[in-house]
RNA sequence: CAGGCCGGGUGACCGCGGGGCCUCUCGGGGCCUCGAGGAAAGUCCGGACACCACAGGGCAGGACGCUGGUUCGUCUCGUGAGAGGCGGUCCAGGCGGCGAAAGCCGACGGAAAGUGGAACAGAAAGGAGACCGCCGGCCGAGGGCAACCGAAGCCGGUAAGGGUGAAACGGUGGGGUAAGAGCCCACCAGCGGCCGUGGCGACAUGGCCGGCUUGCCAAACCCCGUCCGGUGCAAGGCGAAGCAGGUCCCGUUGACGUGGCCCGCCGAGGGACCGGGUACGCCGCAGAGAGAGAUGGUCACCCACGACAGAAUCCGGCUUACAGGCCUGCU
RNA sequence: GCCGGAGUAGCUCAGCUGGUAGAGCAGCUGAUUUGUAAUCAGCUGGUCGGGGGUUCGAUUCCCUUCUCCGGCU
Numbered sequence: 001c002a003g004g005c006c007g008g009g010u011g012a013c014c015g016c017g018g019g020g021c022c023u024c025u026c027g028g029g030g031c032c033u034c035g036a037g038g039a040a041a042g043u044c045c046g047g048a049c050a051c052c053a054c055a056g057g058g059c060a061g062g063a064c065g066c067u068g069g070u071u072c073g074u075c076u077c078g079u080g081a082g083a084g085g086c087g088g089u090c091c092a093g094g095c096g097g098c099g100a101a102a103g104c105c106g107a108c109g110g111a112a113a114g115u116g117g118a119a120c121a122g123a124a125a126g127g128a129g130a131c132c133g134c135c136g137g138c139c140g141a142g143g144g145c146a147a148c149c150g151a152a153g154c155c156g157g158u159a160a161g162g163g164u165g166a167a168a169c170g171g172u173g174g175g176g177u178a179a180g181a182g183c184c185c186a187c188c189a190g191c192g193g194c195c196g197u198g199g200c201g202a203c204a205u206g207g208c209c210g211g212c213u214u215g216c217c218a219a220a221c222c223c224c225g226u227c228c229g230g231u232g233c234a235a236g237g238c239g240a241a242g243c244a245g246g247u248c249c250c251g252u253u254g255a256c257g258u259g260g261c262c263c264g265c266c267g268a269g270g271g272a273c274c275g276g277g278u279a280c281g282c283c284g285c286a287g288a289g290a291g292a293g294a295u296g297g298u299c300a301c302c303c304a305c306g307a308c309a310g311a312a313u314c315c316g317g318c319u320u321a322c323a324g325g326c327c328u329g330c331u
Numbered sequence: 332g333c334c335g336g337a338g339u340a341g342c343u344c345a346g347c348u349g350g351u352a353g354a355g356c357a358g359c360u361g362a363u364u365u366g367u368a369a370u371c372a373g374c375u376g377g378u379c380g381g382g383g384g385u386u387c388g389a390u391u392c393c394c395u396u397c398u399c400c401g402g403c404u
Base pairs, nucleotide, nucleotide: 001329002328003327004326005325006324008302009301010300011299012298013297014296016035017034018033019032020031021030022029023028037308041319042318044317045316046315047314048313049232050231051230052229056263057262058261059260061228062227063226064225065224066093067092068091069090071088072087073086074085075084076083077082094108095106096105097104098103109223110222114221115220116217117216131162132161133158134157135156136155137154138153142149143148170188171187172186173185174184175183189213191210192209193208194207195206196205197204198203236283237282238281239280245274246273247272248271249270250269257265303306332403333402334401335400336399337398338397341356342355343354344353350387358374359373360372361371362370380396381395382394383393384392
């Protein structure tokens, strides 16, 4: 550093919840058996399931985005065997970043499609830019015996140097030039195209050509590709009991269902407030499991002295919390 | 249980298509007044709930976590 596992043990006694059996004086009693976690947590994703058009078309919105494979789920095609698409997990790999290494991390399509941003500083922040500097020309204070030198000013050239910045428009060297500059050349880095080799592939590597450089941000808008209807078990279904209505508004010119919007579908009642009643049973619902409520306590011994924390429709993933201990491998 | 919303100065809130955060009240100082209030002028006061990431740069974008509030039988 990586992976895996445990997370008090044993015994006695007393309890709690579910199920089964036996018994009873119908109040109950006895026996057997099962009874929290690696995260049951947060509710961050996905799915099952249920209802709403058997959830349909579109806009908006959202999610995902390297390659190969495994597995699970779902959809499409097919009479079928099966094939394909998508999403999640996992494994392996490529590329990039970090580390001395083992190894770890990656929201990893597109910045030569467009829009936009880069505060402050700085002359200039993206087909940029002349502040200092360097160089040339004009003029010429002034100096010099003269040739000539030449301050300040004006015009122009220049991105090599200084300085600012997170970032200044490839790097090094040479040629070239008034001074410079991919202006030219060599090497290197990077980009695009073609070809070869290795690999299923992402990609790696080599050669040739090109223009000499096309920068950063998409966890900015956006573009490309694929997928996604909404609401959540307090969904929803069946049964029983009880009560008292009132006011306002909308509606067959279409309310409500229906969601952010339109189309479409369905369809005759619907909504708000006040008041009254009920707050029960069964299913959904489970190899713990309901009422939201059970899953524990005491004592004795031992040790390394016991952490984070407790189901509530179910399943998978993610994230977060966790005293201490064990095993394996690597640096 | 399921779903939704909000954390910014002492309090109530702006700012959230990224560039060093503001208003009102409160507090302090001064002026005014005999004195107080009111008024006027000025000042103080901020880990933007915590941690991490993207970016040159985060209150703002993304992830995670904590706290508070609301709705549904």

This is a predicted complex of two RNAs, RNase P RNA and transfer RNA, with 404 nucleotides together. The prediction has a mean pLDDT of 77. Rfam match: Bacterial RNase P class A. By type it is a ribozyme.